[in-house]
Context: one part of a larger RNA
RNA sequence: CUGGGUUUAAAGGGUGCGUAGGCGGGUUGAUAAGUCAGUGGUGAAAUACCCGAGCUUAACUUGGGAACUGCCAUUGAUACUGUCAAUCUUGAAUUUGGUAGAGGUGGGCGGAAUAUAACAUGUAGCGGUGAAAUGCUUAGAUAUGUUAUAGAACACCAAUUGCGUAGGCAGCUCACUAUGCCAACAUUGACGCUGAGGCACGAAAGCGUGGGUAGCGAACAGGAUUAGAUACCCUGGUAGUCCACGCCCUAAACGAUGAUCACUCGACGUUAGCGAUAUACAGUUAGCGUCUUAGCGAAAGCGUUAAGUGAUCCACCUGGGGAGUACGUUCGCAAGAAUGAAACUC
Numbered sequence: 001c002u003g004g005g006u007u008u009a010a011a012g013g014g015u016g017c018g019u020a021g022g023c024g025g026g027u028u029g030a031u032a033a034g035u036c037a038g039u040g041g042u043g044a045a046a047u048a049c050c051c052g053a054g055c056u057u058a059a060c061u062u063g064g065g066a067a068c069u070g071c072c073a074u075u076g077a078u079a080c081u082g083u084c085a086a087u088c089u090u091g092a093a094u095u096u097g098g099u100a101g102a103g104g105u106g107g108g109c110g111g112a113a114u115a116u117a118a119c120a121u122g123u124a125g126c127g128g129u130g131a132a133a134u135g136c137u138u139a140g141a142u143a144u145g146u147u148a149u150a151g152a153a154c155a156c157c158a159a160u161u162g163c164g165u166a167g168g169c170a171g172c173u174c175a176c177u178a179u180g181c182c183a184a185c186a187u188u189g190a191c192g193c194u195g196a197g198g199c200a201c202g203a204a205a206g207c208g209u210g211g212g213u214a215g216c217g218a219a220c221a222g223g224a225u226u227a228g229a230u231a232c233c234c235u236g237g238u239a240g241u242c243c244a245c246g247c248c249c250u251a252a253a254c255g256a257u258g259a260u261c262a263c264u265c266g267a268c269g270u271u272a273g274c275g276a277u278a279u280a281c282a283g284u285u286a287g288c289g290u291c292u293u294a295g296c297g298a299a300a301g302c303g304u305u306a307a308g309u310g311a312u313c314c315a316c317c318u319g320g321g322g323a324g325u326a327c328g329u330u331c332g333c334a335a336g337a338a339u340g341a342a343a344c345u346c
Base pairs, nucleotide, nucleotide: 004317005316006315007300008299012314014201015200016199017198021194022193023192025088026087027086028085029084030083031082033081034080035077036076037075038074039073040072041071042070049065050064051063052062053061054060091191092188093187094186095184096183097182098181099180100179103177104176105175106174107173108172109171110154114150115149116148117147118146119145120144121143125136126135162169163168206247207246208245209244210243211242215241216240220236221235222234223233258313259312260311261310262309263308266291267290268289269288270287271286272285273284274283275281277280295302296301319346320345321344328339329338330337331336
């Protein structure tokens, strides 16, 4: 390079926006760059190929032919691609009217629980476990009641639900803000798809500065268990978990399934609309699910939400280990991240 692949065997980038590039709807006209055809020139000879000839054959030598798949010029063709011009509406977007939601950011408020403090009642235990002990408690604990303070999380509703590009999002309410879907078919008229680099976002843990700290709780301490127990169990408990700002940029970041478009049997449920009949539901659009036909698949299974049938673009794979390591480079405060080999070995 070709060919084959990427749910689970190696392999889909964590997600989006988007530059270059690649690809791109219907009709008409022009052009003739790509494309196709003819003609002319050139494409040295030798070699190689085919048919012959000469050395006794062969190697070797030699005659002829074809070939040299290319390049240049010129004359034409115009279906397709390109370019230019005009036009169209079905792709895309906008508008109007509805509708939906834990979508996002900031503020305010709420109740239950927990912990602590004070007071009151009250007396000897509480707590914890497989059983115990450490621990708390006559300086009055645990329990019960009242009041106060604090931080974090929001029971029921709750779902096979909903929203978001992904990460993710749940008490109530206000402000700001983004989006999907449906109906109308009014407007623009291909404005589209994908997207190397790039930019932005990106759970948890971790880092920096300053706050906060109720509960939980790495590390740590003690008590048990055990042959030992640097664990599992118990009593405590610091970072952290929470907030603001700034970093980090990784996950089984998973549907282990890239994005977009078209096509290809059915059945059932559900969410948000529209809605014929006319009164609780046909039909239909957009989602979310379950089962299944053909087809696909090594099978498990997938099956209009494809892993089916096709098209365009990007990313990635090429035996196991060595190794996501070394070296170099970029980024980072650091932790480390990204890129990413080879020797050797089986």
A computed fold for a 346-nucleotide part of an RNA from a metagenome, annotated as small-subunit ribosomal RNA, central domain. RNAcentral holds the full RNA, with entries from SILVA.